Predicted 3D model of a 112-nucleotide RNA (c-di-GMP-I-GGC riboswitch aptamer) from a Gemmatimonadota bacterium. The sequence was found by an Rfam model in a public genome assembly. Rfam family: c-di-GMP-I-GGC riboswitch aptamer. The literature on the family includes a 2009 paper in Nat Struct Mol Biol by Kulshina et al., "Recognition of the bacterial second messenger cyclic diguanylate by its cognate riboswitch".

RNA sequence: UCCGAAAAAGGCAAACCCGGCGAAAGCCGGGGGCGCAAAGCUACGGGUCCUCGCCUCCUCCGCGACGCCUUCCCAACGCCACGAAGGACCCACGAUCGCCGAGCUGCCGGAA
Numbered sequence: 001u002c003c004g005a006a007a008a009a010g011g012c013a014a015a016c017c018c019g020g021c022g023a024a025a026g027c028c029g030g031g032g033g034c035g036c037a038a039a040g041c042u043a044c045g046g047g048u049c050c051u052c053g054c055c056u057c058c059u060c061c062g063c064g065a066c067g068c069c070u071u072c073c074c075a076a077c078g079c080c081a082c083g084a085a086g087g088a089c090c091c092a093c094g095a096u097c098g099c100c101g102a103g104c105u106g107c108c109g110g111a112a
Stems, first nucleotide, its partner, number of pairs: 001111004011036002016031006034098001040104003044101003047096003051065004068087005
């Protein structure tokens, strides 16, 4: 440097279940084990993903709903429900490295 046929010591942990966080994608802990030789690390490039309905060729645009926040209802004070008004809800500065590429690092064995 290349390779993973055989071997050994081990490692990681998909779906799913339980608990927690989050709007969600998803993440964390425990169980579990489909798989993994980088399924170790870094969201750097690309991809994919991020509540529901309507509209639409499609949409992250628009409208509405759910949820969240503030105020009113509302009182001496506190809490809850329904209702009313307003606001935020950011498609990226989010998520994914177990989608691909790239960078960094690394165990065992084999070959040169």